Molecule: c-di-GMP-I riboswitch aptamer
Organism: Candidatus Dadabacteria bacterium
């Protein structure tokens, strides 16, 4: 240096819930608060699954393809902190 992760050390984010503000909705910010997490950092690139208010694409007029979210849903790409076996 990689690979790789330990009854080590420094620290780190923060589920569920509640309040408040948004949003159509899924959700999301902020605060409190920990359920866990070695990438629970960054990315919606790829699959997945969640939302239909409005446009819009294809219908068989039930729906469906995108414009939305989910990175703590898997993966892929990019950066990171320690160094036992």
């Nucleotide at each position: 240096a990689a690979a790789c992760g330990a009854u080590a050390a420094u620290g780190g984010c923060a589920a569920a819930c509640c309040a408040u503000u948004u949003g159509a909705a899924a959700g999301a910010a902020u605060g409190g608060g920990a359920c866990g997490c070695a990438a629970a950092g960054u990315u919606u690139c790829g699959g997945g699954c969640c939302u239909a208010a409005g446009g819009c694409u294809g219908u068989u007029u039930g729906c469906u393809a995108c414009c939305g979210g989910u990175u703590g849903c898997c993966g892929g790409a990019c950066u990171g902190c320690c160094g036992a076996a």